[in-house]
């Protein structure tokens, strides 16, 4: 220098065909207990890496940038 994949909650990851973003773990509150642990209920937490394009509408499609991983020379 070229090619490929990936970037979504604090962490690990889903999200197929464009239509108000989810799970597990973790966190907070409450119930239960004499008190913990375990268990149960409820809840908070996201500019879907960034910039532009297409579209009535983009996490999703297209182009570019940045970063990470791998491959080729």
């Nucleotide at each position: 220098g070229c090619c490929u994949a990936c970037a979504u909650a604090g962490c690990u990851c889903a999200g197929c065909u464009g239509g108000u973003a989810g799970a597990g773990c973790g966190c907070a509150u409450c119930c239960u207990u004499g008190g913990u642990a375990a268990g149960g209920a409820u809840g908070a937490g996201g500019u879907c890496u960034c910039c532009g394009g297409u579209u009535c509408g983009a996490u999703u499609c297209c182009g570019g940038a940045u970063g990470u991983a791998g491959g080729c020379u």
Predicted 3D model of a 73-nucleotide RNA (transfer RNA) from a Victivallaceae bacterium. It was read from a public genome assembly. Its mean pLDDT, the model's own confidence on a scale to 100, is 80. Rfam family: tRNA. It is annotated as a transfer RNA. Lineage of the source: Bacteria > Pseudomonadati > Lentisphaerota > Victivallales > Victivallaceae.